[in-house]
RNA sequence: GGUCACCGGCGGGGGCGGCGCUCUCUGGCGCCUGAGAUGCACCCCUCGAACCUGAUCCGGCUAGAACCGGCGUAGGAAGUCCCAUGACUCAGACU
Numbered sequence: 001g002g003u004c005a006c007c008g009g010c011g012g013g014g015g016c017g018g019c020g021c022u023c024u025c026u027g028g029c030g031c032c033u034g035a036g037a038u039g040c041a042c043c044c045c046u047c048g049a050a051c052c053u054g055a056u057c058c059g060g061c062u063a064g065a066a067c068c069g070g071c072g073u074a075g076g077a078a079g080u081c082c083c084a085u086g087a088c089u090c091a092g093a094c095u
Stems, first nucleotide, its partner, number of pairs: 001089005008081003011045004016039001017032006051076003057070004
């Protein structure tokens, strides 16, 4: 000197499903997975699996499933700034 991490500021991106019962039918209740199933919340921002496409995909489990795995070294996908500290690393000087 560089990169990353942490704190903070200002911004940005994203998903919100499935099953069962009932029904007073733009409804209600219960259950499943998960960080989150529309929340004064949660997650993610290029060292990017947050999320989308592929996908009405393939295999497995299950009461069922969009649940688990594959696909996936696939193709996309939203960021910058400051102080100190830490990790890694580069160059120079001295011994």
Notes:
Model confidence (mean pLDDT): 78 of 100. This is a predicted structure of a 95-nucleotide RNA (TPP riboswitch aptamer (THI element)) from an uncultured bacterium. Its Rfam family is "TPP riboswitch aptamer (THI element)". For this family Rfam cites "Comparative genomics of thiamin biosynthesis in procaryotes. New genes and regulatory mechanisms" (Rodionov et al., J Biol Chem, 2002). Its family is annotated with thiamine pyrophosphate binding in the Gene Ontology.